[in-house]
């Protein structure tokens, strides 16, 4: 320098144009004499900017970051 992939709660990971879910963590409650553990409940998220669309996490363009391949 060229090509490709990825970017989603504190961590890990789905979804794919219309409601963003799961597990762990964290807060509260119940059970126990207390822990461990189990159950209920809550918490918090689509990398940034622009475009397309009635509507964008999703599609398109650019940027940034990480990873891989080539030179």
């Nucleotide at each position: 320098c060229g090509g490709g992939g990825c970017g989603u709660a504190g961590g890990a990971u789905a979804a794919u144009g219309g409601u963003a879910g799961u597990c762990c963590g964290c807060g509260g409650g119940c059970a126990u004499g207390g822990g461990g553990u189990g159950c209920c409940u809550g918490u918090a998220g689509c990398c940034c900017g622009g475009g397309u669309u009635c509507g964008a996490u999703u599609c398109c363009c650019g940027g940034c970051g990480c990873c891989c391949c080539g030179a």